[in-house]
This is a predicted structure of a 512-nucleotide part of an RNA (small-subunit ribosomal RNA, 5' domain) from an uncultured Erysipelotrichaceae bacterium.
The coordinates come from a structure-prediction model, not an experiment, and the mean pLDDT is 83.
Context: one part of a larger RNA
RNA sequence: GAUGAACGCUGGCGGCGUGCCUAAUACAUGCAAGUCGAACGCAGUACUUCGGUACUGAGUGGCGAACGGGUGAGUAACACGUAGGUAACCUGCCCAUACGACUGGGAUAACUGCUGGAAACGGUAGCUAAGACCGGAUAGGUAAUAGGAAGGCAUCUUUCUAUUAUUAAAGGUGAGAAACACGUAUGGAUGGACCUGCGGCGCAUUAGCUAGUUGGUGGGGUAACGGCCUACCAAGGCGAUGAUGCGUAGCCGACCUGAGAGGGUGACCGGCCACACUGGGACUGAGACACGGCCCAGACUCCUACGGGAGGCAGCAGUAGGGAAUUUUCGGCAAUGGGGGAAACCCUGACCGAGCAACGCCGCGUGAGUGAAGAAGGCCUUCGGGUUGUAAAGCUCUGUUGUAAAGGAAGAACGGUACGGAUAGGAUCCGUAAGUGACGGUACUUUACCAGAAAGCCACGGCUAACUACGUGCCAGCAGCCGCGGUAAUACGUAGGUGGCAAGCGUUAUCC
Numbered sequence: 001g002a003u004g005a006a007c008g009c010u011g012g013c014g015g016c017g018u019g020c021c022u023a024a025u026a027c028a029u030g031c032a033a034g035u036c037g038a039a040c041g042c043a044g045u046a047c048u049u050c051g052g053u054a055c056u057g058a059g060u061g062g063c064g065a066a067c068g069g070g071u072g073a074g075u076a077a078c079a080c081g082u083a084g085g086u087a088a089c090c091u092g093c094c095c096a097u098a099c100g101a102c103u104g105g106g107a108u109a110a111c112u113g114c115u116g117g118a119a120a121c122g123g124u125a126g127c128u129a130a131g132a133c134c135g136g137a138u139a140g141g142u143a144a145u146a147g148g149a150a151g152g153c154a155u156c157u158u159u160c161u162a163u164u165a166u167u168a169a170a171g172g173u174g175a176g177a178a179a180c181a182c183g184u185a186u187g188g189a190u191g192g193a194c195c196u197g198c199g200g201c202g203c204a205u206u207a208g209c210u211a212g213u214u215g216g217u218g219g220g221g222u223a224a225c226g227g228c229c230u231a232c233c234a235a236g237g238c239g240a241u242g243a244u245g246c247g248u249a250g251c252c253g254a255c256c257u258g259a260g261a262g263g264g265u266g267a268c269c270g271g272c273c274a275c276a277c278u279g280g281g282a283c284u285g286a287g288a289c290a291c292g293g294c295c296c297a298g299a300c301u302c303c304u305a306c307g308g309g310a311g312g313c314a315g316c317a318g319u320a321g322g323g324a325a326u327u328u329u330c331g332g333c334a335a336u337g338g339g340g341g342a343a344a345c346c347c348u349g350a351c352c353g354a355g356c357a358a359c360g361c362c363g364c365g366u367g368a369g370u371g372a373a374g375a376a377g378g379c380c381u382u383c384g385g386g387u388u389g390u391a392a393a394g395c396u397c398u399g400u401u402g403u404a405a406a407g408g409a410a411g412a413a414c415g416g417u418a419c420g421g422a423u424a425g426g427a428u429c430c431g432u433a434a435g436u437g438a439c440g441g442u443a444c445u446u447u448a449c450c451a452g453a454a455a456g457c458c459a460c461g462g463c464u465a466a467c468u469a470c471g472u473g474c475c476a477g478c479a480g481c482c483g484c485g486g487u488a489a490u491a492c493g494u495a496g497g498u499g500g501c502a503a504g505c506g507u508u509a510u511c512c
Stems, first nucleotide, its partner, number of pairs: 001511003005508005012364006018357002020322001025320003029317003034063003039060002042057006070275003080199007089192002094188007102136004111126006140167012171180001201247003208238003213235008250272004254265004277298005300311004328354001330353003336350001337348004367397004377388004401453001402449006411439001417433006456501005461482003467496005477484002
């Protein structure tokens, strides 16, 4: 000098930040991921001009739920950083281009009947729809074979032709146009996957390690290369330039310190990785081996009619426990962003805000001027006086802050509606108007009022700025080091005074 700090004493305000470093311990309760009726059938409610209209519910279906949010247990590793490679790869939504969307079919949930179970949840029979599911056609694609051309980086890559095999589609709203949605192909963008060079801990009181081990061939698997897996063959591979083992640890941008080199750290914010009660596994999907999905095993908790079931806060709050120690079971989707939807809109503990805490940084205030009878009181005294000290009182002001009252934001741009314009157009774009704010009657402004409501903490032997008196008497005690205290203690305790910092001041811990 610094800190995610804690403890002691003290404490007026504001702005901006920060706030379980310990038990990746266990969790009551609420919320944190839904949305679409312009994909589909059904049931219900309200209104009705009896034609319908509006809304709600569970279900089928689509998209999302792989993002966002948390934590740092594991990991010494291509995990991370940096620089490259992929002629060995994938990529929903988005953008561009081209072409297309033809023709058929059978079910099923919901629902109804019967029925099992305490429940969770089912069973069976019957009915029904779709952009759900399944055929046929065609295109392009893919694969194999044959032939031609071009290129490169060894394996090869690209392209053209022919044959064979295989493989698409979906509509709803709307009067219509149009927009949206759907299929195939090519390219882009974005995101990811894999490989490699180099770099960053300790211990040699860890010296040898290794059988899928190292390589090859055939096969399998994957989006893809590969002992990734498997069969066979060979006997290799790593290591004092530190293998292997053990211990410790998420990595980085950065942060602290330092003139720098360096040393230390990895809170907040940003990037990457890993994890989601513990261990294992796959399913769905463009994407997961999936925090608020599924299955199995285990520990724990809960319900039970004892047959069987339910659960996972390292999301936001909150509880218990641990600990020196770390906050509200708050408000709002107004803004930004995300998901769904044609849209209105819905959802969003992301986020924006408020609350608590001097935990940190910064700013402001606790008054200003004048005022010597140098008042009183305190303390010291050589008893003359000195000091506290212009300090107080008194007088004259100010009103930052505070209190009260009045006014009162920016953050709001949109979307939709109305009107107008551009336009072929009601698509799209532009303009105008009204309207949309959790924070919040907040910030801010103005007026009024009162010096009124606001100073402490540590030190004073040397290092080190700041000294006297009394008490105590190697006692009580102090102490970072040297050291003080045994009767004149500037070192203990108290008082007066002084020094330092100041809404803080000291102490402890840690780093430079």